[in-house]
Context: one part of a larger RNA
Molecule: small-subunit ribosomal RNA, 5' domain
Organism: uncultured bacterium
RNA sequence: AACGAACGCUGGCGGCAUGCCUCAUACAUGCAAGUCGAACGAGAUCUUCGGAUCUAGUGGCGCACGGGUGAGUAACAUGUGGGAAUCUACCUGAAGGUUCGGAAUAACUGCGGGAAACUGUAGCUAAUACCGGAUGUGUCUGCAAAGAGAAAGAUUUAUCGCCUUCAGAUGAGCCCGCACUAGAUUAGCUAGUUGGUGAGGUAAUUGCUCCACCAAGGCUACGAUCUAUAGCUGAUUUGAGAGGAUGAUCAGCCACACUGGGACUGAGACACGGCCCAGACUCCUACGGGAGGCAGCAGUAGGGAAUAUUGGACAAUGGGGGAAACCCUGAUCCAGCAAUGCCGCGUGAGUGAAGAAGGCCUUCGGGUUGUAAAGCUCUUUCAUCAAUGAUGAUAAUGACAUUAGUUGAAGAAGAAGCCCCGGCUAACUUCGUGCCAGCAGCCGCGGUAAUACGAAGGGGGCUAGCGUUGUUC
Numbered sequence: 001a002a003c004g005a006a007c008g009c010u011g012g013c014g015g016c017a018u019g020c021c022u023c024a025u026a027c028a029u030g031c032a033a034g035u036c037g038a039a040c041g042a043g044a045u046c047u048u049c050g051g052a053u054c055u056a057g058u059g060g061c062g063c064a065c066g067g068g069u070g071a072g073u074a075a076c077a078u079g080u081g082g083g084a085a086u087c088u089a090c091c092u093g094a095a096g097g098u099u100c101g102g103a104a105u106a107a108c109u110g111c112g113g114g115a116a117a118c119u120g121u122a123g124c125u126a127a128u129a130c131c132g133g134a135u136g137u138g139u140c141u142g143c144a145a146a147g148a149g150a151a152a153g154a155u156u157u158a159u160c161g162c163c164u165u166c167a168g169a170u171g172a173g174c175c176c177g178c179a180c181u182a183g184a185u186u187a188g189c190u191a192g193u194u195g196g197u198g199a200g201g202u203a204a205u206u207g208c209u210c211c212a213c214c215a216a217g218g219c220u221a222c223g224a225u226c227u228a229u230a231g232c233u234g235a236u237u238u239g240a241g242a243g244g245a246u247g248a249u250c251a252g253c254c255a256c257a258c259u260g261g262g263a264c265u266g267a268g269a270c271a272c273g274g275c276c277c278a279g280a281c282u283c284c285u286a287c288g289g290g291a292g293g294c295a296g297c298a299g300u301a302g303g304g305a306a307u308a309u310u311g312g313a314c315a316a317u318g319g320g321g322g323a324a325a326c327c328c329u330g331a332u333c334c335a336g337c338a339a340u341g342c343c344g345c346g347u348g349a350g351u352g353a354a355g356a357a358g359g360c361c362u363u364c365g366g367g368u369u370g371u372a373a374a375g376c377u378c379u380u381u382c383a384u385c386a387a388u389g390a391u392g393a394u395a396a397u398g399a400c401a402u403u404a405g406u407u408g409a410a411g412a413a414g415a416a417g418c419c420c421c422g423g424c425u426a427a428c429u430u431c432g433u434g435c436c437a438g439c440a441g442c443c444g445c446g447g448u449a450a451u452a453c454g455a456a457g458g459g460g461g462c463u464a465g466c467g468u469u470g471u472u473c
Base pairs, nucleotide, nucleotide: 001472002471003470005469006468007467008466009465012345013344014343015342016341017340018338019337020303025301026300027299029298030297031296034061035060036059039058040057042055043054044053045052046051068256069255070254078179079178080177081176082175083174086172087171091168092167093166094165095164096163097162098161099133100132101131102130108123109122110121111120112119113118139148140147141146153160154159155158181228182227183226188219189218190217193216194215195214196213197212198211199209200208231253232252233251234250235246236245237244238243258279259278260277261276262275281292282291283290284289309335311334312333313332317331318329319328320327321326348378349377350376351375358369359368360367361366382414384409385408386407387406388405392400417462418461419460420459421458422443423442424441428457429456430455431454432453438445439444
């Protein structure tokens, strides 16, 4: 000097930030991802019979973003610089197309099962759901010949869509050089291991593959392997710098989502609020069987020296859906709590005695507190009360909001503490105590005259804070 701090004493206001560093412990409750009726049938309500509204279901898009945490990871994880064998929904540009048919199924109805979660069977029906034929500019396989391969409609009639291909943009996957903690009281490690051929697999290269065969390689004292610790970076902090320490908030990347494993769907996941299996734990049960996952926002218990509200709004910014109106959004914007930090302001100003009273000291003369107070004359920042009132948002829409600000009213009125005073180190006396009680960062103080303990008076320092403890330089 610094801090995501804590503790003690004290505490007026505002602005801006920050706020579980410990148990990646367990979680009651509510909310955090929906939307589209201009894809579809059906049902219900209203009806001015034109239609309108609502919805469980089928279908589409989204749910892979946003938000959290740092357990794991010493690694191509990250940082930086290169590379070639790739994919990319929505979006943009360009070229072309959008034809003819078919079979189902949920909802619904009937009959059932079950305590529930849920579920069986028979029948009916629609689609932008599913399947087949045609065409096919271009596309794919192929040396060629040849072969493969698409579509969907809707409405308020102006659009929105759908299919194929090329290009772009964006995003992502992969490979490599270099950089990246400690230990040798860890010296050898490795058998898909190192390379090749073939095969499989992937969007794609590659031992990616406990596939087949062949060769015997590969790494290592420039530290392999093992062990311990750790998310990485931009940055933060300190320092004149070099360097050291750190990696909260904010931003980029990575990893994880009760623990372990697995795939499905999809442009994208091996998926926090999806699925399946196993495990631990919790809950419901009619004992047959089921349900769950806050490292989302609040909140609870526990742990701890220690860390906030079960708040408001989608007004703004952004995101998802929709043609739109609009709906959703604990992202976000705000408010609440905390002197946790930084910054700003105030707690009054002028005048006022050779100097009140009181306190303290005293050589008893006086000195000091001290212009300090009182008194007198003023002012009104902030706070209080009243009125007014922007910007953020405009065509309209303001949670914040009793906003900020402005004007007026009243009255010095509502607002000062903490630590220290032996030396280092700014600041001294009296009383009490008597190696006791105690102090202490180091030196050290205290055993009867203690400037070092305790109290008082006085003084010094900082100030809405001041000290102590902890940690880093």